[in-house]
Molecule: c-di-GMP-I riboswitch aptamer
Organism: Peptococcaceae bacterium UBA2264
RNA sequence: AACCGAUAAUGGCAAACUUGCCGAAAGGCAAGGACGCAAAGCUAAAGGGCCUGUAAAAUGGCAGCCAGUUACCGAA
Numbered sequence: 001a002a003c004c005g006a007u008a009a010u011g012g013c014a015a016a017c018u019u020g021c022c023g024a025a026a027g028g029c030a031a032g033g034a035c036g037c038a039a040a041g042c043u044a045a046a047g048g049g050c051c052u053g054u055a056a057a058a059u060g061g062c063a064g065c066c067a068g069u070u071a072c073c074g075a076a
Stems, first nucleotide, its partner, number of pairs: 004074002012037002017032006035064001041069003047066002049062003
């Protein structure tokens, strides 16, 4: 340094659900709440996939599906 990931340390995120708001919908934002997460950080105009929508068509949406990219810690 790369790989790897512990009943380690320091911190972090927050599924379902509830309430409010936005949206035609998928879905998003805020608060509460924790199923989980070693990238559950970021990227949807690099790609696959999925959802909504349509007669057909996403420059609509999902990064907690794969992927790309950057990063903290250091037992075996």